[in-house]
RNA sequence: UUCUUAUCGAGAGAGACGGAGGGAUAGGCCCAGCGAUGUCUCAGCAACCAGCCACAGGCACGGUGCUAAUUCCAAGGGUGACAACCACCUUGAAGAUGAGAA
Numbered sequence: 001u002u003c004u005u006a007u008c009g010a011g012a013g014a015g016a017c018g019g020a021g022g023g024a025u026a027g028g029c030c031c032a033g034c035g036a037u038g039u040c041u042c043a044g045c046a047a048c049c050a051g052c053c054a055c056a057g058g059c060a061c062g063g064u065g066c067u068a069a070u071u072c073c074a075a076g077g078g079u080g081a082c083a084a085c086c087a088c089c090u091u092g093a094a095g096a097u098g099a100g101a102a
Stems, first nucleotide, its partner, number of pairs: 001102008013042005021031003027073002043067003048063002051059003071094001075091006
């Protein structure tokens, strides 16, 4: 990097460095000099893998992951009589993370 598969409406922030854009993708809407994004340290969340136990479940010392907003919303179809708006249902693509394989 590619493939397979599971999950994605919950949860969890402080300090230091640094100094301009960031939230993957056109757009919307947000975050950001009251210092974001990022890096490091510490802390925490969670329970995918491993481990353990009194095994429909539980624990949290290991390997990952995560700690603004539903994966922030997005596209197609449908319902609410029609149009706009809005709300809801549903399908798919893309993406993220884990596990396995090449």
Record summary:
The RNA shown here (SAM riboswitch aptamer (S box leader)) has 102 nucleotides and comes from Sporosarcina sp. P2. The coordinates come from a structure-prediction model, not an experiment, and the mean pLDDT is 83. Rfam family: SAM riboswitch aptamer (S box leader). Its family is annotated with regulation of gene expression in the Gene Ontology. Of the family's consensus pairs, 97% are formed in the model. The sequence was found by an Rfam model in a public genome assembly.